[in-house]
RNA sequence: UUGAAUGCUUUCUAGGGUUCCGCAGCUUAUGCUGGUCUGGUCCGAGAGAAAGCUCACAGUAUUCACUGUGCCACGGAGGGAUAAAAGCCUGGGAGAA
Numbered sequence: 001u002u003g004a005a006u007g008c009u010u011u012c013u014a015g016g017g018u019u020c021c022g023c024a025g026c027u028u029a030u031g032c033u034g035g036u037c038u039g040g041u042c043c044g045a046g047a048g049a050a051a052g053c054u055c056a057c058a059g060u061a062u063u064c065a066c067u068g069u070g071c072c073a074c075g076g077a078g079g080g081a082u083a084a085a086a087g088c089c090u091g092g093g094a095g096a097a
Stems, first nucleotide, its partner, number of pairs: 007053006015043002020040002022037001023034004055070006072092001074095001078090003
C1' cells in the first nucleotide's frame, strides 16, 4: 500500500433525551411551565449481550444436509437526523499505537 464476512436481521442492555403518557408547580378551567422528574412509550451500541440467517474453511455424510471453527478492535473535535439527546449517523472515519 492492497485485499478480506471486521456480513445482515431481530430482541435486549449500558447509555440517552423530552414528542406522547405519567409526575410536580401554576391556573376556576381550557391550558402553560418543568427532564435541575424515579418512570412507561421513544432513540440506542463497529469496538455490549443473546438468537436467527448468510458466508468462508474443515470434518461427516452423501444430494442436501449435519457438526465444528471464525479469536482482534485505543479513538477525538466538528457536523447531521429526529421532539430532543446519546456509545445513533458521519465512523472499524481523521488521528494514535